[in-house]
Context: one part of a larger RNA
RNA sequence: UGACGGGGGCCCGCACAAGCGGAGGAACAUGUGGUUUAAUUCGAUGAUACGCGAGGAACCUUACCCGGGAUUGAACGCGGGGCGACCGGCGGUGAAAGCCGCCCUCCAGCGAUGGCGCCCCGCGAGGUGCUGCAUGGUUGUCGUCAGCUCGUGCCGUGAGGUGUCGGGUCAAGUCCCAUAACGAGCGCAACCCCUGCCGCCAGUUGCUACCGCCGCAAGGCGAGCACCCUGUCGGGACUGCCGCCGCAAGGCGCGAGGAAGGGGGGGAUGACGUCAAAUCAGCACGGCCCUUACACCCGGGGCGACACACGUGUUACAAUGGCCGGUACAGGGGGCCGCCAGCGGGCAACCGCGCGCGAAUCUCCAAAGCCGGUCCCGGUUCGGAUAGGGGUCUGCAACCCGACCCCUUGAAGCUGGAUUCGCUAGUAAUCGCGCAUCAGCCACGGCGCGGUGAAUACGUUCCCGGGCC
Numbered sequence: 001u002g003a004c005g006g007g008g009g010c011c012c013g014c015a016c017a018a019g020c021g022g023a024g025g026a027a028c029a030u031g032u033g034g035u036u037u038a039a040u041u042c043g044a045u046g047a048u049a050c051g052c053g054a055g056g057a058a059c060c061u062u063a064c065c066c067g068g069g070a071u072u073g074a075a076c077g078c079g080g081g082g083c084g085a086c087c088g089g090c091g092g093u094g095a096a097a098g099c100c101g102c103c104c105u106c107c108a109g110c111g112a113u114g115g116c117g118c119c120c121c122g123c124g125a126g127g128u129g130c131u132g133c134a135u136g137g138u139u140g141u142c143g144u145c146a147g148c149u150c151g152u153g154c155c156g157u158g159a160g161g162u163g164u165c166g167g168g169u170c171a172a173g174u175c176c177c178a179u180a181a182c183g184a185g186c187g188c189a190a191c192c193c194c195u196g197c198c199g200c201c202a203g204u205u206g207c208u209a210c211c212g213c214c215g216c217a218a219g220g221c222g223a224g225c226a227c228c229c230u231g232u233c234g235g236g237a238c239u240g241c242c243g244c245c246g247c248a249a250g251g252c253g254c255g256a257g258g259a260a261g262g263g264g265g266g267g268a269u270g271a272c273g274u275c276a277a278a279u280c281a282g283c284a285c286g287g288c289c290c291u292u293a294c295a296c297c298c299g300g301g302g303c304g305a306c307a308c309a310c311g312u313g314u315u316a317c318a319a320u321g322g323c324c325g326g327u328a329c330a331g332g333g334g335g336c337c338g339c340c341a342g343c344g345g346g347c348a349a350c351c352g353c354g355c356g357c358g359a360a361u362c363u364c365c366a367a368a369g370c371c372g373g374u375c376c377c378g379g380u381u382c383g384g385a386u387a388g389g390g391g392u393c394u395g396c397a398a399c400c401c402g403a404c405c406c407c408u409u410g411a412a413g414c415u416g417g418a419u420u421c422g423c424u425a426g427u428a429a430u431c432g433c434g435c436a437u438c439a440g441c442c443a444c445g446g447c448g449c450g451g452u453g454a455a456u457a458c459g460u461u462c463c464c465g466g467g468c469c
Stems, first nucleotide, its partner, number of pairs: 008469006015460002019423005026315008034306002042053002064301006076124009088103006106115003126290002129288003135284002137279003140275001142273001147186006153162003166177003192267004197235003201231003206225002211222003238261001241255001242253004304442001317416001321375007333364003338357002342353004382413001387408007429452007
């Protein structure tokens, strides 16, 4: 000077408490440990690994294993030599890769030669091999916490201190007062984006608001941009006004006005640093190592194993429910090898025909809800695992190892021990919809979107993390 204390004071945070819903028990999905294996590729490991790298493992991917093959190599460049092409077609062998062979086939120039391609020789290759304790870059975490420093001055032999402390205040080292300090930088805040109100401008969406047409009807059409909306730009909030408290900063007010208040809500934004934190397998890169192989191609297998153990999830255990029929309302996105209206076939997955739409114009397109009916507390009309059979679709190919549909089968499960997680408002809970990846999909994951829409916070003693003295 720090760090630490079962030392003290002050103060924060879904940290506790209050409250709502979960996990821990069941089945399944997924990741991990372990075990197994020819291989079950590798990495991530308290918080900060474990639906993580994976935003798509049947082949490919693929880095692993077994087997087959080729060695200038799968790609590109340079030099020398040989051939004449490249492309395409065919035969043999083979699981393919590969190997052996046949057919067709070059351009410019008189030529030398050059271009292009293949082969040979020589040289640069290649390595997801090791080291994240050699590194760059990037990332997690403390932590959106309020801190971390500098210049000059002053104090101290010095390390260093002061400033940054103290009194108040704030979400904040935020601001005020005080002050041997006076200023400044990185942080905080603001500037940026979305959202909530209003306005100008703009109208092939929206509206019949006004007029007209066609009509069983729908802005369907003419017409119009007024409203709604879309999209740029601008306004609006500043404790500005009033009252009370206070030296001030500021605080309080079911005060006014206002769509909105005292930071309106959300996002982006992460200081000096810490964990020799993570990543040599995204990429880059020093060093080390392999070089008929630790590089490369192909077929098949594996990454999907299963006595077990843990994490994260999904579905449930039912009546605030299940099932059947009827009926209503989103937002944000996607769409041409695509989204597909409508019609037909099929119980259905789906198939056939086929309108429109590169899309505010066509389309994917809601569910919970509401109305009616049924079930009557039973492991059931709860629950759907598992299993048998039949089918659809994608794809060269669904045996290992795809999704979906139909019939049958119907398991465990009666609210889950100790313990533990999330959340303070349009939040939790609950309901569906979309997207990326993607042929298809093991998505119950991830990232978004809207619908319905709560309860509770006395308080800061205690647990955890953090700030100042």
Description
A computed fold for a 469-nucleotide part of an RNA from an uncultured bacterium, annotated as small-subunit ribosomal RNA, 3' major domain. Its mean pLDDT, the model's own confidence on a scale to 100, is 86. The full RNA is in RNAcentral, with records from ENA.